The RNA shown here (transfer RNA) has 75 nucleotides and comes from a Cytophagales bacterium. Its mean pLDDT, the model's own confidence on a scale to 100, is 81. RNAcentral holds the sequence, with entries from ENA and MGnify. RNAcentral records the identical sequence in 2 taxa. Its Rfam family is "tRNA". From the family's description: Transfer RNA (tRNA) molecules are approximately 80 nucleotides in length. Rfam links the family to the GO term triplet codon-amino acid adaptor activity. NCBI's taxonomy places the organism under Bacteria, Pseudomonadati, Bacteroidota, Cytophagia, Cytophagales.
[in-house]
RNA sequence: CGGGGUGUAGCGUAGUCCGGUUAGCGCACCAGGCUGGGGGUCUGGGGGUCGGGAGUUCGAAUCUCCCCACCCCGA
Numbered sequence: 001c002g003g004g005g006u007g008u009a010g011c012g013u014a015g016u017c018c019g020g021u022u023a024g025c026g027c028a029c030c031a032g033g034c035u036g037g038g039g040g041u042c043u044g045g046g047g048g049u050c051g052g053g054a055g056u057u058c059g060a061a062u063c064u065c066c067c068c069a070c071c072c073c074g075a
Base pairs, nucleotide, nucleotide: 001074002073003072004071005070006069007068010027011026012025013024020058029045030044031043032042033041034040051067052066053065054064055063
């Protein structure tokens, strides 16, 4: 320098192909019940605007463009 892949909550992950009610799930976290306590279990709750920006569209995590980080391949 060229090509490809990944980026979604503290961590992991689905959704992207084929755009559509309010972005879900597990663990973790907070509160409460059961328990003498811990652990465990049950119930409830908070936390994301999808790596950043711009564009297309009535509508974008999803499509297009640019950029950033990491990984792989080639030179």